[in-house]
RNA sequence: GGGCCGGUGGCGCAAUGGCAGCGCAGUGGACUUUUAAUCCAUUGGUUGAGGGUUCGAAUCCCUCUCGGCCCACCC
Numbered sequence: 001g002g003g004c005c006g007g008u009g010g011c012g013c014a015a016u017g018g019c020a021g022c023g024c025a026g027u028g029g030a031c032u033u034u035u036a037a038u039c040c041a042u043u044g045g046u047u048g049a050g051g052g053u054u055c056g057a058a059u060c061c062c063u064c065u066c067g068g069c070c071c072a073c074c075c
Base pairs, nucleotide, nucleotide: 001071002070003069004068005067006066007065010024011023012022013021018055026042027041028040029039030038048064049063050062051061052060
């Protein structure tokens, strides 16, 4: 330098054009002598940034940025 994959709550991941969800974690409660475990409820993300297409974008297109892998060049 070229190619591919990825960036979504604190963490790990879903959602392939039509309500942004799940698990863990957190908070409150039940249970328990207490803790843990278990159960119930609940908070938290305008989806890496900017622009475009569309009635409608996490999703499609362009640019940028960050991470990973492969190839090439140099040594």

Transfer RNA from a Chloroflexota bacterium, 75 nucleotides, folded computationally. The sequence is in RNAcentral, with records from ENA. Model confidence (mean pLDDT): 82 of 100.